[in-house]
Molecule: c-di-GMP-I riboswitch aptamer
Organism: Candidatus Sulfobium mesophilum
RNA sequence: UCUCGACAAAGCCAAACCCUUCGCAAGGAGGGGACGGAAAGCGGUGGGUCUUCAGUAAGAUGGCCGAGCUGCCGAA
Numbered sequence: 001u002c003u004c005g006a007c008a009a010a011g012c013c014a015a016a017c018c019c020u021u022c023g024c025a026a027g028g029a030g031g032g033g034a035c036g037g038a039a040a041g042c043g044g045u046g047g048g049u050c051u052u053c054a055g056u057a058a059g060a061u062g063g064c065c066g067a068g069c070u071g072c073c074g075a076a
Stems, first nucleotide, its partner, number of pairs: 004074002012037002017032006035063001041069002045066003048061005
């Protein structure tokens, strides 16, 4: 350094649900809250799922999965 991921240390994020708010909706944002997470950090590029629509159109989701970029710690 790579692989790997400990009943390690220091920190980090925050599902469901509730409140407020934006959106036709899927959903987003803020607050509370923790089911979980070693990339649950980043970006919708591929697949999946979902929404709106007359549609071959327009959207949502990275906490559905690949691939990509970046990154803390260091036992075996």